Model confidence (mean pLDDT): 78 of 100. Bacterial RNase P class A from Nitrosomonas sp., 300 nucleotides, folded computationally. Lineage of the source: Bacteria > Pseudomonadati > Nitrosomonadales > Nitrosomonadaceae > Nitrosomonas. Its Rfam family is "Bacterial RNase P class A". From the family's description: Ribonuclease P (RNase P) is a ubiquitous endoribonuclease, found in archaea, bacteria and eukarya as well as chloroplasts and mitochondria. Rfam classes the family as a ribozyme. A source record names the gene rnpB.

RNA sequence: GAAGUUAGCCAGACAGUCGCCGCCGAUGCUCAAUUCGAACAGCGGGGGAGGAAAGUCCGGGCUCCAUAGAGCGGGAUGGCGGCUAACGACCGUCCACCGUGAGGUGAGGAAUAGGGCCACAGAGACGAGCGUAUUGAGUUACGGUGAAACGCGGCAACCUCCAUCCGGAGCAAGACCAAAUAGGCAGGUGAUGAUGCUGCUCGCAGAGCCUGCGGGUAGGUUGCUUGAAUGCACAGGUAACUGUACAUCUAGAGGAAUGACUGUCCACGACAGAACCCGGCUUACCGGCUAGCUUCACUC
Numbered sequence: 001g002a003a004g005u006u007a008g009c010c011a012g013a014c015a016g017u018c019g020c021c022g023c024c025g026a027u028g029c030u031c032a033a034u035u036c037g038a039a040c041a042g043c044g045g046g047g048g049a050g051g052a053a054a055g056u057c058c059g060g061g062c063u064c065c066a067u068a069g070a071g072c073g074g075g076a077u078g079g080c081g082g083c084u085a086a087c088g089a090c091c092g093u094c095c096a097c098c099g100u101g102a103g104g105u106g107a108g109g110a111a112u113a114g115g116g117c118c119a120c121a122g123a124g125a126c127g128a129g130c131g132u133a134u135u136g137a138g139u140u141a142c143g144g145u146g147a148a149a150c151g152c153g154g155c156a157a158c159c160u161c162c163a164u165c166c167g168g169a170g171c172a173a174g175a176c177c178a179a180a181u182a183g184g185c186a187g188g189u190g191a192u193g194a195u196g197c198u199g200c201u202c203g204c205a206g207a208g209c210c211u212g213c214g215g216g217u218a219g220g221u222u223g224c225u226u227g228a229a230u231g232c233a234c235a236g237g238u239a240a241c242u243g244u245a246c247a248u249c250u251a252g253a254g255g256a257a258u259g260a261c262u263g264u265c266c267a268c269g270a271c272a273g274a275a276c277c278c279g280g281c282u283u284a285c286c287g288g289c290u291a292g293c294u295u296c297a298c299u300c
Base pairs, nucleotide, nucleotide: 001296002295003294004293005292006291007290008289009288010287012265013264014263015262016261017260018259020048021047023045024044025043027041028040030038031037050271054282055281057280058279059278060277061276062170063169064168065167074166075165076164077163078162079093080092081091082090094108095106096105097104098103109161110160114159115158116155117154118153126151130143131142132141133140174222175221176220177219184213185212186211187210188209189208195205196204197203229248230247231246233244234243235242236241266269
């Protein structure tokens, strides 16, 4: 220097203007007033998608339902050890295979518990027999092919057996507040005329009417983002990971915001966008950076 391999990081930058969704502050105005306060308006400040937010494939938190215990059935996993809230993820290691190598891949338990299967080739493929030679004798020897051949083989990502684990549904979970109308229940009242037309009188109609309670619907509020959190330092551990100290707050909408324009610059910008929250896996992706290691070539 080239090629490769493993791990990690970034995902156009800066400035200005106008918007959109939450939060905080003070002001004005209205409402409520015993108090806390609530709505609106403009103003100021601060925050506003991702490494995959995606697929919804595993695992957990949370919520409701179910649940004495045990079994059947079903599903998942499978060397050994570890890590974790948990896992089929991750880490270490053994073995097998691939690679010159760094490294990569592996459902990697059991084949005398049983069933099933073994392509092509080969006379014959798992039952033992067969061919040739040989022997008193299936007595002994050999047998092209093929992954396996005359031997008590192979396949369990075929059934199966063994061991371990697994209840169901999901934030449209669930919780709270709560109209109008129509049911329900209780009390009162009503043909000695309630009630309606109708404010009153008359008239007409005429079996309801009034009050309270309760469930549910519309609607509203909540769940909602402070969390197995992030950063940094130290300590333990080969590592995954764990502990301690300090610091930080980093969207929370709900017909659903995160946008548009202008200017400057560059390497000219990919895949794609939250919807209860986390840990993984898988898939998509213009490119760039950093570190370790390997192989080859060259120079000293």